Bacterial RNase P class A, 364 nucleotides, folded computationally. Model confidence (mean pLDDT): 77 of 100.
RNA sequence: GGCAGGGACUGUUCUAUCGCUGGGCAGAGAUGCCGAGAGGAAAGUCCGGGCAGCACGAGCCACCAUGCUUCCUAACGGGAAGGGGCUGCGCCUGUAAAGGCGGGGCUACAGAGAGCGCCACAGAAAAGAUACCGCCUGAGAGGGUAAGGGUGAAAACGCGGGGUAAGAGCCCACGGCGUGUGCCGGUGACGGCCAUGAACGGCAAGCCUCAUGGGCUGAAAGACCAAAUAUACCGACAAGCCUUAGGGCAACGGGCAGGCUCGCCUGUAUUGUCGGGGGGUAGGUUGAUAGAGGCCGUCGGCGACGGCGGCAGUAGAUUGAUGAUAGAACACGACAGAACCCGGCUUAUAGGUCCUUGCCUUUU
Numbered sequence: 001g002g003c004a005g006g007g008a009c010u011g012u013u014c015u016a017u018c019g020c021u022g023g024g025c026a027g028a029g030a031u032g033c034c035g036a037g038a039g040g041a042a043a044g045u046c047c048g049g050g051c052a053g054c055a056c057g058a059g060c061c062a063c064c065a066u067g068c069u070u071c072c073u074a075a076c077g078g079g080a081a082g083g084g085g086c087u088g089c090g091c092c093u094g095u096a097a098a099g100g101c102g103g104g105g106c107u108a109c110a111g112a113g114a115g116c117g118c119c120a121c122a123g124a125a126a127a128g129a130u131a132c133c134g135c136c137u138g139a140g141a142g143g144g145u146a147a148g149g150g151u152g153a154a155a156a157c158g159c160g161g162g163g164u165a166a167g168a169g170c171c172c173a174c175g176g177c178g179u180g181u182g183c184c185g186g187u188g189a190c191g192g193c194c195a196u197g198a199a200c201g202g203c204a205a206g207c208c209u210c211a212u213g214g215g216c217u218g219a220a221a222g223a224c225c226a227a228a229u230a231u232a233c234c235g236a237c238a239a240g241c242c243u244u245a246g247g248g249c250a251a252c253g254g255g256c257a258g259g260c261u262c263g264c265c266u267g268u269a270u271u272g273u274c275g276g277g278g279g280g281u282a283g284g285u286u287g288a289u290a291g292a293g294g295c296c297g298u299c300g301g302c303g304a305c306g307g308c309g310g311c312a313g314u315a316g317a318u319u320g321a322u323g324a325u326a327g328a329a330c331a332c333g334a335c336a337g338a339a340c341c342c343g344g345c346u347u348a349u350a351g352g353u354c355c356u357u358g359c360c361u362u363u364u
Stems, first nucleotide, its partner, number of pairs: 001360010012329007020037002023034004039335001043346002046344005051218004063214005068082005083109001084107004089102005110209002115207002117203003132149002134145004157175002160172003176200001177197004182193004222286004231278001233276007240249003251268006294311007330333001
């Protein structure tokens, strides 16, 4: 220098005219003037919270989610700092197995000595081994052997020695791994040392066990105002005849426990008009945009983040605005557009700037 990748920031600009959605001012009004108007992801709606309604005595079961530690936070399955593990590079110790140091990458990382289940293909065998080749033994049949070969993602702790017919944790040293109301260090995960060897394949993003958390719903939540029409309910008036104003007769309803008639008791309960009036519908207002917010400085902290001080500041639609045209500039413009709000995660993103990784090349 080139190519490919990762991370962070940024992510077209200006002018004029006409429009659209809110706001302010003036005006009786028509209208005029001024000013504001998408994002880093507004997306997916995955996780957490605010807010709201409903539900709610407690516990168990079931269901769902999470799963090393400490911290951050309103909270989280998010983040920070650590611990452990895996991997590959360089160096060192060691016969080897293995271990240590340095600097990278990855890591959903509780439990596989509760139980069940599974482990493709290949391979003899995938788990308490029916031994394929090989080795030993044996006349042979057979027996012994998990050392060696081969298969596989994985082969019954590794390695060295002893031992043996050949072998084998069968025995020993070292190491892995595990266990320990052991000691020491650390807030802790864990580490170091010591002791010890009952069990030594893997899988819990298989069932499961353990621990912790979870009431349900979602802005079309919810709150308020409320037309027309119809109407619950309330009030007033009117509704046959006579009258001595007490009432009588008539009509209708109800009761006298089936129906009808009569009788007795009782009522005006009915209809109409007018007025009032509750709930609900259309519609409108609100929820609704100043927020666990942003920027700057400073202090504390390894950091996520927190404390203090200062500064600036109108998107808010509801068939749903944020556009069109003309001109100018350049690197010729990617992914994409609010719908209650906020914190995260994930995904998309042309070009530019910075940092970084790998490969190739050039120079020193």